[in-house]
RNA sequence: AGAAUAUUCGGGCCGAAUCCCUGUGAAGCCCACCAGCCGAUCAGGGAGCGGGGGACCCAACACUCUGGGGUGAAUGCGAGACUCGUCUUCGUUGAAGCGGAAUCGCACGGCGCACUCCUUCGCGCCGAACCCGUCAGCUAACCCCGUAGGCGACCGAGGGAGAUGCG
Numbered sequence: 001a002g003a004a005u006a007u008u009c010g011g012g013c014c015g016a017a018u019c020c021c022u023g024u025g026a027a028g029c030c031c032a033c034c035a036g037c038c039g040a041u042c043a044g045g046g047a048g049c050g051g052g053g054g055a056c057c058c059a060a061c062a063c064u065c066u067g068g069g070g071u072g073a074a075u076g077c078g079a080g081a082c083u084c085g086u087c088u089u090c091g092u093u094g095a096a097g098c099g100g101a102a103u104c105g106c107a108c109g110g111c112g113c114a115c116u117c118c119u120u121c122g123c124g125c126c127g128a129a130c131c132c133g134u135c136a137g138c139u140a141a142c143c144c145c146g147u148a149g150g151c152g153a154c155c156g157a158g159g160g161a162g163a164u165g166c167g
Stems, first nucleotide, its partner, number of pairs: 012151003018047006028037002048147006058137001067135001068132004075107005083100003087097004108127006115162007
């Protein structure tokens, strides 16, 4: 000097996933001691935010094994190497077809580029995963559930509206 790891703090990102109160009180700080500071974890409550169920009316006129449905941006279509297959066909040991599949493309959906919102251009990314359990259209009252987890290193520019700070 650089890298990695651990703890704490600051500033950000995806996401509904934040804040407050009560009890508990780990680690640490401090003290001769007592006391005090700080506050992890866990339990309970509340506010806010997010989601589901649930009438009349409306919708549907059908739906129900090709089950159906929910959270979420996470869908649709085409091509498709290597090669895979409890598949199909044939004059068979191979060929063709069908399906899967890394990957690529188009359409569409979502996110970031550092005060917030709207908008334009540009750049860079994502299009997963999970849940209910045969069951649910919308839906006032009402009922129920969640409030996690995972990340980043110097971060493009224009227009409009606003907020804050400094002079």
Molecule: c-di-AMP riboswitch aptamer (ydaO/yuaA leader)
Organism: Chloroflexota bacterium